Description: The part of an RNA shown here (small-subunit ribosomal RNA, central domain) has 350 nucleotides and comes from an uncultured bacterium. RNAcentral holds the full RNA, with entries from ENA and SILVA.

Context: one part of a larger RNA
RNA sequence: UUGGGUUUAAAGGGUGCGCAGGCGGAUUUUUAAGUCAGCGGUCAAAUCGUGGGGCUCAACCCCAUCCAGCCGUUGAAACUGGGGAUCUAGAGUGUGCGAGAGGUAUGCGGAAUGCGUGGUGUAGCGGGUGAAAUGCAUAGAUAUACGGAGGAACACCAGUGGGCGAAGGCGGAUUGCUGGACAGUAACUGACGCUGAGGCGCGAAAGCGUGGGGAGCAAACAGGAUUAGAUACCCUGGUAGUCCACGCCGUAAACGAUGGAUACUAGGUGUGGGGGGACUGACCCCCUCCGUGCCGCAGCUAACGCAAUAAGUAUCCCACCUGGGGAGUACGAUCGCAAGGUUGAAACUC
Repeated sequence: UUGGGUUUAAAGGGUGCGCAGGCGGAUUUUUAAGUCAGCGGUCAAAUCGUGGGGCUCAACCCCAUCCAGCCGUUGAAACUGGGGAUCUAGAGUGUGCGAGAGGUAUGCGGAAUGCGUGGUGUAGCGGGUGAAAUGCAUAGAUAUACGGAGGAACACCAGUGGGCGAAGGCGGAUUGCUGGACAGUAACUGACGCUGAGGCGCGAAAGCGUGGGGAGCAAACAGGAUUAGAUACCCUGGUAGUCCACGCCGUAAACGAUGGAUACUAGGUGUGGGGGGACUGACCCCCUCCGUGCCGCAGCUAACGCAAUAAGUAUCCCACCUGGGGAGUACGAUCGCAAGGUUGAAACUC
């Protein structure tokens, strides 16, 4: 490489947009590049293959000959490709409705924690544990009531995994701007589609740069305990950080450990959003589309399990795997302010 694979054994890119490329709906017409058929040329000899013959056999030698390729020519036209015409089932646009923590910006709100001013008031408080101590307090603490400044997060609603988003993720309420999806309709376009190497964007937390901010929490650090020791678990403190603006980093068990798209393949039962029918009627009931769960048949699976949200049956495109360690290391390249990221071996060894 081929083959075989990728939930859990090695293996799905963190996620989207998208150039090239690959693949691509229905009807009709044409062409003849692919495809198929006939004929011709070429394919040196030897060798190889097949058939036959000669050395007693064989090796060896001799004779005949095939497949395939390439070129030319004459045809065929189903399929693929190219050109023309038409269509509406894919895709998109329009239209009217409802749902949503989708994004972003602005100012606003209440509860709680800690802080500080003045008042009342007096000797303890606090905290935690298995038990304590460090700590705070006669410079008036703890407690109590009013008012104050400030930062961060938004209880209940809240959902039995409810909703939205491509993923990361998104939860106080208001307003502005704004993205997407769903169902209905069938007016319009007429294959405009799917995937997507490179590329470009987004991308939790931590971390980095500059400038702010700092209530609570809290790496590092300090102290008190525990202990044989205790660079820990427990306690009292506490700085980066956590928050904001702008810029960088580009990684995660970035997980459904399950790439995307399309079609098909028993049912049952919840739940969110819409439509239709029946009904006098909101409800209830029935049908249906989209999403999200559970159970379960066929089928698949090494098993566990999956099972219309497939790990079933098929097609297309991309990514990735090929024994363990060495090693996601070294070297080189490239990106980064750095930390480091991406790409990514070998010797050796089992």

Model confidence (mean pLDDT): 81 of 100.